[in-house]
């Protein structure tokens, strides 16, 4: 890097270092940022995918925990784009879905 499945409007930040960008990519919008961006380090926290425990059951469901492995800690995955459905005289907006992306587990 690839495939499958699940989730993605909830939740949770301080310090040090660093010194100008950042919010995945392209475009537009909007926002954050020298009252200090990204990155890195430390500590803390959130959540509960793996995990642990109990019950149930025959491999599901429910409850509980947070020691360990990940992940995350501005704004819905910041919003829009594409297609389809539905609606309309036609379109737009809004809604649902797909694509793309993120994370986890598993597989090769």
């Nucleotide at each position: 890097a690839u495939g499958u499945u699940a989730u993605c409007a909830a939740g949770a930040a301080a310090g040090g270092u660093g010194g100008a960008g950042g919010g995945a990519c392209u475009a537009g919008a909007c926002c954050c940022u020298u009252u200090g961006a990204a990155g890195c380090c430390u500590u803390a926290g959130c959540a509960a995918c793996c995990u642990c425990c109990c019950a149930u059951u025959u491999u599901u469901u429910g409850g509980a925990a947070a020691a360990g492995g990940u992940g995350c800690u501005a704004a819905a995955u910041u919003c829009u784009a594409c297609c389809c459905a539905a609606u309309u005289a036609a379109a737009a907006a809004a809604u649902g879905g797909a694509u793309a992306g993120a994370u986890a587990a598993c597989a090769a």